[in-house]
Molecule: transfer RNA
Organism: Paludibacteraceae bacterium
RNA sequence: GCUAAUGUAGCUCAGUGGUAGAGCGCAUCCUUGGUAAGGAUGAGGUCGCGGGUUCAACUCCCGCCAUCAGCU
Numbered sequence: 001g002c003u004a005a006u007g008u009a010g011c012u013c014a015g016u017g018g019u020a021g022a023g024c025g026c027a028u029c030c031u032u033g034g035u036a037a038g039g040a041u042g043a044g045g046u047c048g049c050g051g052g053u054u055c056a057a058c059u060c061c062c063g064c065c066a067u068c069a070g071c072u
Stems, first nucleotide, its partner, number of pairs: 001071003005067003010024004018055001026042005048064005
């Protein structure tokens, strides 16, 4: 230099163009003499950035950035 993949909650990851989710973690409460385990509730997201298409974009298109891999 060229090509491809990935980017979504603190972490690991889902998400078929129509209200953004799960597990773990975190907070509060219940249970216990206390802890662990268990149960209930809740908080936490400008979906990497900027444009475009569309009535409507995490999703489709383009560019950029970051990470990783391959080729030279």